[in-house]
């Protein structure tokens, strides 16, 4: 350098199904009560006293991204995150900004799942992600052979 190969209180990701939450919500309709504006910003359009917005009350009523089970594939830097870039998508209609959310490359970080706590993203008490601490588990190295201390996946293990 090549090929093989391991780790597990839930190893990890993708799909498919089904659940909870989102959500007595966003949103559509009518009323009533108020009365001039309306949307994330500009411009144009367009809507508006035939009643804008707003509250309020009745009918009706979501999805996405996050979760959890199961079952199939593909895996063991498996993946995930944070940054930048591009790319699609939503935000009234179109431009052009910002946001919001998916993807795809770059770069940095993390061995791995668990418990607490803080912090952040989140609708969230889910749940991911930093830091700390706690112990557990594979790995390697080191000597004091202790159920000891230390490192990190750019790693370990065979094998050529």
């Nucleotide at each position: 350098g090549g090929u093989a190969g391991a780790g597990g209180u839930c190893g990890c990701a993708u799909u498919a199904u089904u659940a909870a939450a989102u959500a007595u919500u966003a949103c559509u309709a009518u009323u009533a009560u108020u009365g001039a504006g309306g949307a994330a910003a500009a411009g144009c359009a367009c809507c508006u006293g035939u009643g804008a917005g707003a509250u309020a009350a009745u009918a009706g009523g979501a999805a996405a991204g996050g979760u959890a089970a199961u079952a199939a594939u593909g895996c063991c830097g498996a993946a995930a995150u944070a940054u930048a870039u591009a790319a699609g998508u939503u935000u009234u209609g179109c431009u052009u900004u910002g946001a919001g959310c998916u993807u795809a490359u770059a770069u940095g970080u993390u061995g791995g799942g668990g418990u607490u706590a803080u912090g952040u993203a989140u609708a969230a008490u889910a749940u991911g992600c930093a830091u700390a601490a706690c112990a557990c588990u594979g790995u390697c190295a080191c000597u004091u052979u202790a159920u000891g201390u230390g490192g990190a996946g750019a790693g370990c293990u065979a094998u050529c």